[in-house]
Molecule: Fluoride riboswitch aptamer (crcB RNA motif)
Organism: Acidobacteriaceae bacterium
């Protein structure tokens, strides 16, 4: 200096924050699909559920 393991703690999961949960990371993890890939199309504030905010449409008072 570097491996591995245990225990704590953290951080991630395609744009914000909170509760449960799950998976994954310890400097990684993660940085959306899809096609005919110069270019073209797609769904979504969520890994998943549920509740708040922003945004968009429509309606009613």
């Nucleotide at each position: 200096a570097u491996c591995g393991c245990c225990a704590u703690g953290g951080g991630u999961g395609u744009u914000g924050g909170a509760g449960u949960u799950c998976a994954c990371c310890u400097a990684a993890a993660c940085c959306g699909c899809c096609c005919c890939u110069c270019g073209g199309g797609c769904a979504g504030a969520u890994g998943a559920c549920u509740c708040c905010u922003a945004c968009g449409a429509a309606g009613a008072a």